[in-house]
The RNA shown here (Lysine riboswitch aptamer) has 155 nucleotides and comes from uncultured Slackia sp. The model forms 98% of the base pairs in the Rfam consensus. The organism belongs to Slackia, within Bacteria. It matches the Rfam family "Lysine riboswitch aptamer". From the family's description: Riboswitches are metabolite binding domains within certain messenger RNAs that serve as precision sensors for their corresponding targets. Model confidence (mean pLDDT): 82 of 100.
RNA sequence: UGGUAGAGGCGCGCCUUUCAUCAGUAGCCCCUCCCAGCGCCGGGGCGGCGCGGGGCGAAAGGGAACGGCGCCGAAGGACGAGCGAUGCCCCGUCGUUCGAUCCUGGGGCGUAGCGGAAUACGCUGCGCACUGUCGCAUUAUGCGGAGAGCUGCCA
Numbered sequence: 001u002g003g004u005a006g007a008g009g010c011g012c013g014c015c016u017u018u019c020a021u022c023a024g025u026a027g028c029c030c031c032u033c034c035c036a037g038c039g040c041c042g043g044g045g046c047g048g049c050g051c052g053g054g055g056c057g058a059a060a061g062g063g064a065a066c067g068g069c070g071c072c073g074a075a076g077g078a079c080g081a082g083c084g085a086u087g088c089c090c091c092g093u094c095g096u097u098c099g100a101u102c103c104u105g106g107g108g109c110g111u112a113g114c115g116g117a118a119u120a121c122g123c124u125g126c127g128c129a130c131u132g133u134c135g136c137a138u139u140a141u142g143c144g145g146a147g148a149g150c151u152g153c154c155a
Base pairs, nucleotide, nucleotide: 001155002154003153004152005151006150009072011071012070013069014068015067017065018064019063027056028055029054030053031052037051038050039049040048041047042091043090044089045088046087075104076103077102078101079099080098081097082096083095084094085093086092105131106130108128109127110126111125112124113123114122115121133145134144135143136142137141
């Protein structure tokens, strides 16, 4: 230097099924009312829909559990570009594909923001201790680095 095999642990990601939530919401049907005003669609501009009562009544995304699959830059995010969605346009947001361009070793707790129906959950920033790994040292510990790392084996 190349190949191969491994480790970190509430370890990472994907999928089926079931369950709860979403929600008595959206939507549909019937009756009635208005033509003023009010409200709604993420923001603005357009354009639309509705207003009271009754009946029927979801789904997707996200979540939990069992199981299965692929794995240890597993994977996630930022930025940029393309495509799709959100009534149309712009912005924003969501989904997806590409880009060794950049950041993050890992999980946890707290906090702020964003997404989300949400107290769930996810992502990001910051803080706290913990943990794995290598290096240095004054070695029961302390300090520092980053996964393109570390360890074993083979050449």